[in-house]
RNA sequence: CGGGGUGUGGCGCAGUUGGUAGCGCGCGUGUUUUGGGAACACGAGGUCCCGAGUUCGAGUCUCGGCACCCCGACCA
Numbered sequence: 001c002g003g004g005g006u007g008u009g010g011c012g013c014a015g016u017u018g019g020u021a022g023c024g025c026g027c028g029u030g031u032u033u034u035g036g037g038a039a040c041a042c043g044a045g046g047u048c049c050c051g052a053g054u055u056c057g058a059g060u061c062u063c064g065g066c067a068c069c070c071c072g073a074c075c076a
Stems, first nucleotide, its partner, number of pairs: 001072007010025004019056001027043005049065005
């Protein structure tokens, strides 16, 4: 320098053909228990890496960046 992939709650991930973002773990509260754990119920927490564009509407499409990973090339 060229090509490809990934980027979504604290962590790991899902999100079909564009239609107001979900699962597991974790966290909080309650019930149960002498207490803890477990179980059950309820709840909080993200506007989706950043910016722009298209659209009535973008996590999803287009363009430009950034970070990380993989492959190749070049130099030594």
Predicted 3D model of a 76-nucleotide RNA (transfer RNA) from a Patescibacteria group bacterium.
The RNAcentral record of the sequence draws on ENA.
The coordinates come from a structure-prediction model, not an experiment, and the mean pLDDT is 80.
Taxonomically the source falls in Bacteria candidate phyla (Bacteria).